[in-house]
RNA sequence: CGCCAGAAGGGGUAAAGCCGCCGAAAGGUGGCGACACAAAGCUACAGGGUCUACGGCUGAAAACUCAGCUAGGACUGCCAGCUGCCGAA
Numbered sequence: 001c002g003c004c005a006g007a008a009g010g011g012g013u014a015a016a017g018c019c020g021c022c023g024a025a026a027g028g029u030g031g032c033g034a035c036a037c038a039a040a041g042c043u044a045c046a047g048g049g050u051c052u053a054c055g056g057c058u059g060a061a062a063a064c065u066c067a068g069c070u071a072g073g074a075c076u077g078c079c080a081g082c083u084g085c086c087g088a089a
Stems, first nucleotide, its partner, number of pairs: 012037002017032006035077001041082003047079002049075003055070006
């Protein structure tokens, strides 16, 4: 000097739940809250996976009903890709 690692310090984010708003829903957002997180920072058109089904298609059907399929919708605190603060053993 480089790589692996991540104690300490300074901090950061904010689960579930509750209330309001947006949304067909999944979910998002603001406030309270704190389960947890060394990437819980960014990315959904790097890639995978999961969720929802307004709309569309199909079937049954009297039907404005039921069922199935389908993201263009959603989730990064499900993997993952990218980028990173501080530095002891």
The RNA shown here (c-di-GMP-I riboswitch aptamer) has 89 nucleotides and comes from a Chloroflexota bacterium. NCBI's taxonomy places the organism under Bacteria, Bacillati, Chloroflexota. Its mean pLDDT, the model's own confidence on a scale to 100, is 84. Its Rfam family is "c-di-GMP-I riboswitch aptamer". Gene Ontology term of the family: cyclic-di-GMP binding.